[in-house]
Context: one part of a larger RNA
RNA sequence: GCCGGCGAGUUAUUCCAUACAGCAAGGUUAAGCAUUUUCCGAUGCGAAGCCGAAGGGAAACCGAGUCCUAACAGGGCGACUUAGUUGUGUGGGGUAGACCCGAAACCAGGUGAGCUAACCAUGAGCAGGGUGAAGCGAGGGUAAAAUCUCGUGGAGGCCCGAACCGUUGUAUGUCGCAAAAUGCUCGGAUGACUUGUGGUUAGGGGUAAAAUGCCAAACGAACCUGGAGAUAGCUGGUUCUCUCCGAAACACGUCUAGGCGUGGUCUCGUGUAAAAGUUUGUCGGGGGUAGAGCACUGAAUGGGCCUUGGGACGCAAGUUCUAAUGUCCAAUCAAACUCCGAAUACCGACGUAAUGUUUCACGGGAAUCAGUGCCCGGGGGCUAAGCUCCGGGGGCGAAAGGGAAACAUCCCAGAUCUUCGUGUAAGGUCUCUAAAUAUAUGCUAAGUGGGAAAGGAAGUCAUUAUCCUCAGACACCUAGGAGGUCGGCUUAGAAGCAGCCAUCCUUUAAAGAAAGCGUAACAGCUCACUAGCCGAGGGUCGUGGCGCCGAAGAUGUAACGAGGCUCAAGCAUAUUACCGAACACAAGGGUUCCAGUUUACUGGAACGGUAGGAGAGCGUUCUUGUGGCGUUGAAGGCAGACUGUAAGGUCUGUUGGAGCAGCAAGAAGUGAGAAUGCUGGC
Numbered sequence: 001g002c003c004g005g006c007g008a009g010u011u012a013u014u015c016c017a018u019a020c021a022g023c024a025a026g027g028u029u030a031a032g033c034a035u036u037u038u039c040c041g042a043u044g045c046g047a048a049g050c051c052g053a054a055g056g057g058a059a060a061c062c063g064a065g066u067c068c069u070a071a072c073a074g075g076g077c078g079a080c081u082u083a084g085u086u087g088u089g090u091g092g093g094g095u096a097g098a099c100c101c102g103a104a105a106c107c108a109g110g111u112g113a114g115c116u117a118a119c120c121a122u123g124a125g126c127a128g129g130g131u132g133a134a135g136c137g138a139g140g141g142u143a144a145a146a147u148c149u150c151g152u153g154g155a156g157g158c159c160c161g162a163a164c165c166g167u168u169g170u171a172u173g174u175c176g177c178a179a180a181a182u183g184c185u186c187g188g189a190u191g192a193c194u195u196g197u198g199g200u201u202a203g204g205g206g207u208a209a210a211a212u213g214c215c216a217a218a219c220g221a222a223c224c225u226g227g228a229g230a231u232a233g234c235u236g237g238u239u240c241u242c243u244c245c246g247a248a249a250c251a252c253g254u255c256u257a258g259g260c261g262u263g264g265u266c267u268c269g270u271g272u273a274a275a276a277g278u279u280u281g282u283c284g285g286g287g288g289u290a291g292a293g294c295a296c297u298g299a300a301u302g303g304g305c306c307u308u309g310g311g312a313c314g315c316a317a318g319u320u321c322u323a324a325u326g327u328c329c330a331a332u333c334a335a336a337c338u339c340c341g342a343a344u345a346c347c348g349a350c351g352u353a354a355u356g357u358u359u360c361a362c363g364g365g366a367a368u369c370a371g372u373g374c375c376c377g378g379g380g381g382c383u384a385a386g387c388u389c390c391g392g393g394g395g396c397g398a399a400a401g402g403g404a405a406a407c408a409u410c411c412c413a414g415a416u417c418u419u420c421g422u423g424u425a426a427g428g429u430c431u432c433u434a435a436a437u438a439u440a441u442g443c444u445a446a447g448u449g450g451g452a453a454a455g456g457a458a459g460u461c462a463u464u465a466u467c468c469u470c471a472g473a474c475a476c477c478u479a480g481g482a483g484g485u486c487g488g489c490u491u492a493g494a495a496g497c498a499g500c501c502a503u504c505c506u507u508u509a510a511a512g513a514a515a516g517c518g519u520a521a522c523a524g525c526u527c528a529c530u531a532g533c534c535g536a537g538g539g540u541c542g543u544g545g546c547g548c549c550g551a552a553g554a555u556g557u558a559a560c561g562a563g564g565c566u567c568a569a570g571c572a573u574a575u576u577a578c579c580g581a582a583c584a585c586a587a588g589g590g591u592u593c594c595a596g597u598u599u600a601c602u603g604g605a606a607c608g609g610u611a612g613g614a615g616a617g618c619g620u621u622c623u624u625g626u627g628g629c630g631u632u633g634a635a636g637g638c639a640g641a642c643u644g645u646a647a648g649g650u651c652u653g654u655u656g657g658a659g660c661a662g663c664a665a666g667a668a669g670u671g672a673g674a675a676u677g678c679u680g681g682c
Base pairs, nucleotide, nucleotide: 001682002681003680004679005678006677011096012095013094014093015092016091017090018089019088020087021086022085023084026051027050028049032045033044034043035042036041055062056061065077066076067075068074099237100236102234106227107226108225109224110223111222117201118200119199120198121197122196123195124194125193126191128160129159130158131156135152136151137150138149139148140147164188165187166186169184170183171182172181203219205215206214207213212221240617241616242615243614244613245612250263251262252261253260254259264368265367266365267364268363269362270361271360276358277355278354279353280351281350282349283348284347285346291340292338293337297334298333299332301330302329303328304327305326307324308323309322310321311320312319313318371396372395374393375392376391377390378389379388380387401412402411403410416589417588418587419586421585422584423583427579428578429577430563431562432561436576438575439574440573441572442571443570449565455549456548459546460545461544462543463542465540466539467538468537477532478531479530480529482506483505484504487501488500489499512527515526516525517524590607591606592605593604594603595602596601597600618671620668621667622666623665624664625663626662628660629659636655637654638653639652640651641650642649643648
């Protein structure tokens, strides 16, 4: 891991509700006793007690009333309006372990020092080699000493190194040889050494050269048993079927925030019924949002005027710059501004039609209190976030089907079942791939389509305005582009072209005291301007459509799902067909509810669904009753057939070899795939 078996809302008591049953202004016995019985039990006796039939008051007490009060006032609670009680089933609450499994822990009593820590008693062990302390002796030395040399001697938590004790580094090992080892290497090795045996210290404790170390392979408090089914607002799990309805992720409070209580939303029952509810029309309301506005409060721009302050200039007069107050004109801004002011929404009245209890009240049972993305109105943030916090809406949650390649939340559409029937929605119709290589008119050349901005550009189409133009435009080409004059000044020079000033006149078809390049300065080359040539459109400012550039990423084309597509298979407008869903329709079947009725039909409506509420059933074991089956083969196993809307049921064959089903009831150790479930097998 798989398979088989086991495995979780029970029982007692009490309260509330409900269904049914008995009796009923009453209902009911408890313990106990008697009789009976194989057991369970049954029958009878047993009014003690309990609930109800009367309440009010703290009470005395009074009583259909009573209490407060001085009260006859007023008010509270009652009566007038009578149904209870006992039992059984079911749903729920309380008390109990209370659906099951699960802590870490706490406490009590015991068991442990054969592991390990320390200590006590008594024993044991340490190859070999080296070094050579004190002391002593001899000699030298001294006045005597000190002291020096040689010898002797054999000290040491001394040195090297086996046994022994340890374990530094590294490799292997890591379901190992081993729940700590093996190889190599390494530390101590006469000592605070190592070790045998016997003994002592015990968990709120011991021991500790102290690491929270060790106390029998997991010690910040051992282990075993018990309290004990500790507690767990937490995690996991919780076993057959079908039918009807169907949520919430919010508000307030909470030592509260992943838990609860109350309310909201769901379900079931009962009751009240009417214009109760919802939609819709008209009318009546309050409001201060959107917008707008500047009349207030503030912000804020330009200008005029008045007054005032400051700076600069000036002898002064005054001029100019700047700031402020007031006022006028013009133009603005505001969630915490408003002279104004909607649409919606909300509340109410009346009416019409539709719907048909959806409304409301009371009662039983819940679940929900982590929501989420999308559109709209906003706050926070960066008018960031698949961000966060509110409000409105429709979704997902709890919704399948079709589309968006794939894709909870987007678009279409809400699945009772069947049909190789029909029509459609969104979206599509070249192939993959169902349906147009459809029609008409345009656009796009970028594979734009099929990713992106500021910004840029004789892309191209349409269009507006305006200018030039056969008295010849625009572009090319040919020619001219001159004279006074090298204008004056400046300057070394300044001649159209460093700079300053002026910018005239003449000849002309036309030609600037020059728009560029150029020279040291000239020169030189262009331009403006003019003529010729040519012969028909050309230029400019805009607007709209579609394109272009801007455009760099990490495994591999990879920014159309793919192939592939260019008068399209792209884009725009218009049109006609078709495809396309669990939608709608058609035909047939089922269930629920409502209505009508000949109780079995007819008609109508409904039937997605998590938490959850309500209802109806299937099956297992045992018990009672009943009538049955079985060695001419029961149960169980295997296989097949038939059958019911499901849980299921029946039959046949075979295996098996002795018990077993049906029906009517009753009672439960009553249904397994999950709990890192338990157990057995493989």
This is a predicted structure of a 682-nucleotide part of an RNA (large-subunit ribosomal RNA, domain II) from Candidatus Chazhemtobacterium aquaticus. Taxonomically the source falls in Candidatus Chazhemtobacterium (Bacteria, Bacteria candidate phyla, Candidatus Chazhemtobacteraceae). The RNAcentral record of the full RNA draws on ENA. Its Rfam family is "Bacterial large subunit ribosomal RNA". Gene Ontology terms of the family: ribosome and structural constituent of ribosome. The coordinates come from a structure-prediction model, not an experiment, and the mean pLDDT is 85.